RNA sequence: UGGGUCGGCAAAACGGUCGCGUCACGCAAUCCCGCGUGCCGAGGAACGUCCGGGCUCCAAAGGGCAGGAUGGUGGGUAACACCCACCCGGAGCAAUCCGCGAGAAAGUGCAACAGAAAGCAGACCGCCAGGGCCGAAAGGUCAAGGUAAGGGUGAAACGGUGGUGUAAGAGACCACCAGCGGUUUGGGUGACCGAAUCGGCUAGGUAAACCUCAUCCGGAGCAAGGUUAACAGGGAGCGCCAAAGUGGCCCGCUAAGCUCCCGGGUAGACCGCUAGAAGGUCACGGCAACGUGGCCUCGAGAUAGAUGGCCGUUCAACGUAGGCGGUCAAACGCCUACGCCAACAGAACCCGGCGUACUAGCCGGCCCAUUCA
Numbered sequence: 001u002g003g004g005u006c007g008g009c010a011a012a013a014c015g016g017u018c019g020c021g022u023c024a025c026g027c028a029a030u031c032c033c034g035c036g037u038g039c040c041g042a043g044g045a046a047c048g049u050c051c052g053g054g055c056u057c058c059a060a061a062g063g064g065c066a067g068g069a070u071g072g073u074g075g076g077u078a079a080c081a082c083c084c085a086c087c088c089g090g091a092g093c094a095a096u097c098c099g100c101g102a103g104a105a106a107g108u109g110c111a112a113c114a115g116a117a118a119g120c121a122g123a124c125c126g127c128c129a130g131g132g133c134c135g136a137a138a139g140g141u142c143a144a145g146g147u148a149a150g151g152g153u154g155a156a157a158c159g160g161u162g163g164u165g166u167a168a169g170a171g172a173c174c175a176c177c178a179g180c181g182g183u184u185u186g187g188g189u190g191a192c193c194g195a196a197u198c199g200g201c202u203a204g205g206u207a208a209a210c211c212u213c214a215u216c217c218g219g220a221g222c223a224a225g226g227u228u229a230a231c232a233g234g235g236a237g238c239g240c241c242a243a244a245g246u247g248g249c250c251c252g253c254u255a256a257g258c259u260c261c262c263g264g265g266u267a268g269a270c271c272g273c274u275a276g277a278a279g280g281u282c283a284c285g286g287c288a289a290c291g292u293g294g295c296c297u298c299g300a301g302a303u304a305g306a307u308g309g310c311c312g313u314u315c316a317a318c319g320u321a322g323g324c325g326g327u328c329a330a331a332c333g334c335c336u337a338c339g340c341c342a343a344c345a346g347a348a349c350c351c352g353g354c355g356u357a358c359u360a361g362c363c364g365g366c367c368c369a370u371u372c373a
Base pairs, nucleotide, nucleotide: 001369002368003367004366005365006364007363008362009361012314013313014312015311016310017309018308020041021040023038024037025036026035027034043344047355048354050353051352052351053350054349055221056220057219058218062251063250064249065248067217068216069215070214071213072086073085074084075083076082087101088099089098090097091096102212103211107210108209109206110205124151125150126147127146128145131142132141133140134139159177160176161175162174163173164172178202179201180199181198182197183196184195185194186193187192225271226270227269228268233262234261235260236259237258238257245253278297279296280295281294282293283292284291285290318339319338320337321336322335323334324333325332
């Protein structure tokens, strides 16, 4: 200098002017309303509604079946499908990234075409002593049999290489290797990583197919729920021998109410509603996620739903043009002027994540290549 990879910051500031919202104070008014002053007033994702919770109610009686979720190990957390560290496998020269990561020897399935044959399979071309026939011989041919080492097909052919043996072969046997299994043993919390030894045992793929195993799981949701205001009741069915009872079914439990039709009133006000699993900073512990402690801060709470418009100045960065310094030329530094200061986007009970959208701009770590000193 170029390329790659991983992580982080940020979402302008100030002043003036006009205009909004909550709250506080004061004035005014007394039905509502109004005026003045002051503090404060959208996000890194507020988006998606994909996970997990807090909170509220069913409601305090649970248990089982079905169903659903998760899936390497350990840790973090209120919890999680999230985060951190590690293990295994794969991609990459590497930094790093990816993984629906338990089980295929419980069972059932699926895999086009090619091929003899794709789960206990298979004989297309082949190889072979013996038997019959032909031939002087080499050898050829026929029927039955043996064979799966060689060739071919395929992504993949039921261990690999070398030998012994055989009529020809074959883990049939042997040596070494790979896998699988047993025993002993070293390291590690563990997943796992080794070592020695025995065994001829050789047991493809796919579970993001059904399935098996392990762990976990009540439901509904702020339009939850509560207080208050208003109102007018009438009728029928079921049930108290058990109806109804917040996912389905069964058992159990509680239990006097439950459901439907006609009609009336209300859609108002208040709470929930923002002091929190909160934020910032420092110290300590930890590889880290994070935890503990000290100090500091209080930063929207609306309800047809506010937080905006205009002007000016400035900081930082960037772009363009010019000038000066510098240099062989550059790089680089400084000054002036103009531009720019964006994009994605908008709270509605709150919080922790993940996914998605976007970049005016900026910072850093690491890897590879090349060059210079």
Model confidence (mean pLDDT): 77 of 100. Bacterial RNase P class A from Cryobacterium sp., 373 nucleotides, folded computationally.